This is a predicted structure of a 101-nucleotide RNA (TPP riboswitch aptamer (THI element)) from Segnochrobactrum spirostomi.
The prediction has a mean pLDDT of 78.
Taxonomically the source falls in Segnochrobactrum (Bacteria, Pseudomonadota, Alphaproteobacteria, Segnochrobactraceae).
Its Rfam family is "TPP riboswitch aptamer (THI element)". For this family Rfam cites "Thermodynamic analysis of ligand binding and ligand binding-induced tertiary structure formation by the thiamine pyrophosphate riboswitch" (Kulshina et al., RNA, 2010). The family has 115 seed sequences and 16,130 matches in Rfam 15.1.
RNAcentral holds the sequence, with entries from Rfam.

[in-house]
RNA sequence: UCAUCUCAUGGGGGUGCCUAAACAGGCUGAGAGGUCGUCCCGACCAACCCCUUGAACCUGAACCGGGUCAUGCCGGCGGAGGGAAUUGAGACGAUGCUCCA
Numbered sequence: 001u002c003a004u005c006u007c008a009u010g011g012g013g014g015u016g017c018c019u020a021a022a023c024a025g026g027c028u029g030a031g032a033g034g035u036c037g038u039c040c041c042g043a044c045c046a047a048c049c050c051c052u053u054g055a056a057c058c059u060g061a062a063c064c065g066g067g068u069c070a071u072g073c074c075g076g077c078g079g080a081g082g083g084a085a086u087u088g089a090g091a092c093g094a095u096g097c098u099c100c101a
Base pairs, nucleotide, nucleotide: 001094002093004091005090006089007088008087009085010051011050012049013048016027017026018025019024033045034044035043036042037041057082058081059080063076064075065074066073
C1' cells in the first nucleotide's frame, strides 16, 4: 500500500399481496414490525439490507412475458437513468521500500 473479514461511528432504503367484520392466519423475502399524529400519508423507534468495487432502494411502471387465490411472485426492462462513507479501529494474509546482521 492492497485484498478479505469483524466491530464502531455517520448516512441511505423498503414495509407488499391474499383469507377475514375484527382478532388471527397464509405467500414471497435479509427485512412486510411497533408507537404517535394534523390520518391512507407523514414522523419516530427496533430489526434487516446497503454506502460509489454502489440491482440496498427509486424512476421508467396503472410497463412487457410467465405464473399464482393474489401480489415485482419469477424473468425482462438493465452494458437505461438516479442513488447514501476517498470514515476510523482491529484480525489474518499478499506486495513494495528502508535499516541492521